[in-house]
RNA sequence: GCAAAAUGCUAGGGGUCCUGAUUGCGUAAUCUGUAAUCGGGUGAGAAACACCCUCUGAACCUGAUCUGGGUAAUGCCAGCGAAGGGAAGCUGUCGAGUUUGUUG
Numbered sequence: 001g002c003a004a005a006a007u008g009c010u011a012g013g014g015g016u017c018c019u020g021a022u023u024g025c026g027u028a029a030u031c032u033g034u035a036a037u038c039g040g041g042u043g044a045g046a047a048a049c050a051c052c053c054u055c056u057g058a059a060c061c062u063g064a065u066c067u068g069g070g071u072a073a074u075g076c077c078a079g080c081g082a083a084g085g086g087a088a089g090c091u092g093u094c095g096a097g098u099u100u101g102u103u104g
Stems, first nucleotide, its partner, number of pairs: 001102005008090003011054004016048001017041009060085003066079004
């Protein structure tokens, strides 16, 4: 220097687990279970009009009551995964900054 990300607007997709205490329901029972509230763990996000993702698609789902490790416990970590699915259009590099590729 060039190109693409970025940015903005609208639309759409997705997940919401584990655990402690308290209160209630049910129970022969202070067990197990279940709902609400307040805490703790991981995480971007565990019901927030918040967060993430939208084909350059690991956001998320199936496989999965999976496998190995680890934890108080849990998709907590890794594998599985060059697996199979999965929701888009416009503007767009102006001003400043950042990232990637490429050229001098």
The RNA shown here (TPP riboswitch aptamer (THI element)) has 104 nucleotides and comes from Glaciimonas sp. PCH181. Lineage of the source: Bacteria > Pseudomonadati > Pseudomonadota > Burkholderiales > Glaciimonas. The model forms 100% of the base pairs in the Rfam consensus. Its mean pLDDT, the model's own confidence on a scale to 100, is 75. Its Rfam family is "TPP riboswitch aptamer (THI element)". The literature on the family includes a 2002 paper in J Biol Chem by Rodionov et al., "Comparative genomics of thiamin biosynthesis in procaryotes. New genes and regulatory mechanisms".